[in-house]
RNA sequence: CGCAGCGGGAGAGUCCGUGCCCGGUCGGGUGCGGCGCCGAAGGAGCAACUUCUCCCCAGAAUCUCUCAGGCACCCAUGACCGUUGCGG
Numbered sequence: 001c002g003c004a005g006c007g008g009g010a011g012a013g014u015c016c017g018u019g020c021c022c023g024g025u026c027g028g029g030u031g032c033g034g035c036g037c038c039g040a041a042g043g044a045g046c047a048a049c050u051u052c053u054c055c056c057c058a059g060a061a062u063c064u065c066u067c068a069g070g071c072a073c074c075c076a077u078g079a080c081c082g083u084u085g086c087g088g
Stems, first nucleotide, its partner, number of pairs: 001087008013035001015034009036071003042067001043065003049059002
C1' cells in the first nucleotide's frame, strides 16, 4: 500500500398531485410525476500542496458540481476511524 472480517459512522420533504393494494370513511403501504433538498459509494472540476530559479507534465481533498446515488421510521448505501488476518 492492497484485500477481507468485525465495530462505530452523517446528511436531506413522507411537500403537492395521481394510480394501485389493505382495512373501512378515514388511516396505512407502495409505484409514478412535479418541484424542493443532501453529499460521505462512484464520477467530474478547480486547487492549497508534492516542488525545484521559472515554466511544463504528472499526482492531488472531507473543497466545488450534483451526472449517478440518496432524502419519515426500519432496511440499504456509506467517505472516514479503530481493530484482526492475509499478501506485496
This is a predicted structure of an 88-nucleotide RNA (Glycine riboswitch aptamer) from uncultured Intrasporangium sp. The RNAcentral record of the sequence draws on MGnify.